A computed fold for a 74-nucleotide RNA from Actinoplanes solisilvae, annotated as c-di-GMP-I riboswitch aptamer. Its Rfam family is "c-di-GMP-I riboswitch aptamer". Rfam links the family to the GO term cyclic-di-GMP binding. It was read from a public genome assembly, where an Rfam model found it. The model forms 95% of the base pairs in the Rfam consensus. NCBI's taxonomy places the organism under Bacteria, Bacillati, Actinomycetes, Micromonosporales, Actinoplanes.

[in-house]
RNA sequence: UACCGAGAAAGGCAAACCCGGUGCAAGCCGGGGACGCAAAGUCACGGGACCGUCAGGUCAGCCGGACUGCCGAA
Numbered sequence: 001u002a003c004c005g006a007g008a009a010a011g012g013c014a015a016a017c018c019c020g021g022u023g024c025a026a027g028c029c030g031g032g033g034a035c036g037c038a039a040a041g042u043c044a045c046g047g048g049a050c051c052g053u054c055a056g057g058u059c060a061g062c063c064g065g066a067c068u069g070c071c072g073a074a
Base pairs, nucleotide, nucleotide: 004072005071012037013036017032018031019030020029021028022027035061041067042066043065045064046063047062048059049058050057051056
């Protein structure tokens, strides 16, 4: 360094739900709250799901992939 992920250490994120805001909606933002997560960090590239009259849009905590990151037992 790579692979890997512990009865380790320091931390991190934040589901459902509630309140406020925003959007036609899916959803998103802020606060509370923790179901959980070793990438539950980022990317809409492929698949998928959702919204929309269409055009188009949303979801990275659905799966795959790419990039990056903390620690270091077996």